Predicted 3D model of a 350-nucleotide part of an RNA (small-subunit ribosomal RNA, central domain) from an uncultured bacterium.
Context: one part of a larger RNA
RNA sequence: CUGGGUGUAAAGGGAGCGCAGGCGGACCGGCAAGUUGGAAGUGAAAUCCAUGGGCUCAACCCGUGAAUUGCUUUCAAAACUGCUGGCCUUGAGUAGUGCAGAGGUAGGUGGAAUUCCCGGUGUAGCGGUGGAAUGCGUAGAUAUCGGGAGGAACACCAGUGGCGAAGGCGACCUACUGGGCACCAACUGACGCUGAGGCACGAAAGCGUGGGGAUCGAACAGGAUUAGAUACCCUGGUAGUCCACGCAGUAAACGAUGACUACUAGCUUUCCGGGGCGACUGGGUCCUGGGAGGCACAGCGAAAGCGUUAAGUAGUCCACCUGGGGAGUACGCCGGCAACGGUGAAACUC
Repeated sequence: CUGGGUGUAAAGGGAGCGCAGGCGGACCGGCAAGUUGGAAGUGAAAUCCAUGGGCUCAACCCGUGAAUUGCUUUCAAAACUGCUGGCCUUGAGUAGUGCAGAGGUAGGUGGAAUUCCCGGUGUAGCGGUGGAAUGCGUAGAUAUCGGGAGGAACACCAGUGGCGAAGGCGACCUACUGGGCACCAACUGACGCUGAGGCACGAAAGCGUGGGGAUCGAACAGGAUUAGAUACCCUGGUAGUCCACGCAGUAAACGAUGACUACUAGCUUUCCGGGGCGACUGGGUCCUGGGAGGCACAGCGAAAGCGUUAAGUAGUCCACCUGGGGAGUACGCCGGCAACGGUGAAACUC
């Protein structure tokens, strides 16, 4: 390289948008680049191969043929690909009418709880554990009632539920805003799919500047435990956890399963729509579209399992794998304030 692969054995990029590129719906016509056929020229000779012959055979040598799978020119064909013109609506999109939703951003509002402060009642304990101690408390704690401050998170509803490309999103109200689905069939007329680079997004922790700081709480301190205890348990507690702006760019970023399209028995639950029948207050039944689950046939699979939400049957495009360790390391380069990230070996060894 080819081949074979990528849920769990090595292997799907964290996720999107998208330039180039690759691939691309139905019908009619034109061209003839690809494609196919004919002809001509060329493709040196030797070699190789087939065949005939010459040295007594052979090696070797000579003749003839084939081959040289290619290139060039020319004539022709028009199915397929391509280019081009026309036309179409089923792919894609737009308009219209509705629907559901923790989708996003900003502003505002609310109650419960924790903590702290002030005041009242009240007195000797509280707290904590396996048991304790550190700790708090007669300077009046814990408990309880009233008032206040502040920050963070939103119990129940809540669901195998919903929304989002992923990360993720959960009190309520308002404004702005993205997407999806159904119905309809008016409009555009292939406008599509994928997507190396690129751009923008990206949990937590972390970093910079400024704010904020209730709770929890790395580090740290103390008390225990223990042979020790730099831990598990307890009492405290700084960064952080929160906000604004900027950086970072990782994850078991997981469905460990790339995106898109088509096709291939069924049963059942659930969320959001559309329609029919029955019926006029019935709450059932049937059809149909989109999503989320549980089973299961065929098929697939090493198996466990997957099974119309495929890991089935096919197609297009991208990414990735190629024994274990060394190693996601070293070096170089790129990015970053740094932490570090990206790219990514070899010796050696089994």
Overview
The RNAcentral record of the full RNA draws on ENA and SILVA.